Annotation
The prediction has a mean pLDDT of 80. The RNA shown here (TPP riboswitch aptamer (THI element)) has 106 nucleotides and comes from Paenibacillus sambharensis. It matches the Rfam family "TPP riboswitch aptamer (THI element)". Rfam's curators write: Vitamin B(1) in its active form thiamin pyrophosphate (TPP) is an essential coenzyme that is synthesised by coupling of pyrimidine and thiazole moieties in bacteria. On this family, see Rodionov et al., J Biol Chem 2002: "Comparative genomics of thiamin biosynthesis in procaryotes. New genes and regulatory mechanisms".

RNA sequence: UGAAUCCACUAGGGGCGCCCUCGCGGGCUGAGAUUAGGCAUCUUGCCUUUGUCCCUUCGAACCUGAUCUGGGUUAUACCAGCGUAGGAAAGUGGGAAUGUACGGAC
Numbered sequence: 001u002g003a004a005u006c007c008a009c010u011a012g013g014g015g016c017g018c019c020c021u022c023g024c025g026g027g028c029u030g031a032g033a034u035u036a037g038g039c040a041u042c043u044u045g046c047c048u049u050u051g052u053c054c055c056u057u058c059g060a061a062c063c064u065g066a067u068c069u070g071g072g073u074u075a076u077a078c079c080a081g082c083g084u085a086g087g088a089a090a091g092u093g094g095g096a097a098u099g100u101a102c103g104g105a106c
Base pairs, nucleotide, nucleotide: 004100006094007093008092009091010090011056012055013054014053015052016051017028018027019026020025036048037047038046039045040044062087063086064085068081069080070079071078
C1' cells in the first nucleotide's frame, strides 16, 4: 500500500530445442522439450490435430530484433547481454482484512 495474492470452474495465448544411434533407444538444459496429417513450394513456408507443460496485463509464458553480441559445450537461447526495447491472451464464484500479493528499509 490493500486483495492486485490463493483455490475452483469456464475461456483464451504460447512452446515442444540440441547431440548420439540403421533402428530400438540413450544423453544435455529445463516447467515442458510432440503425435498424426494436409496444402503450397524448392527444401522452405503455412494450416489442422494428439499429448504435455507454462502463461493470461504486477503479463520474460511466448514472438520480433536474430543466420544478433560475448562466454562455454559434442551440440543447442546452454549462460549472460539485448531487455526500463517493440509486441503478446480474462471472466465468474469462494475463502481471506486477526492483512495475502507486491514495493521499500534493516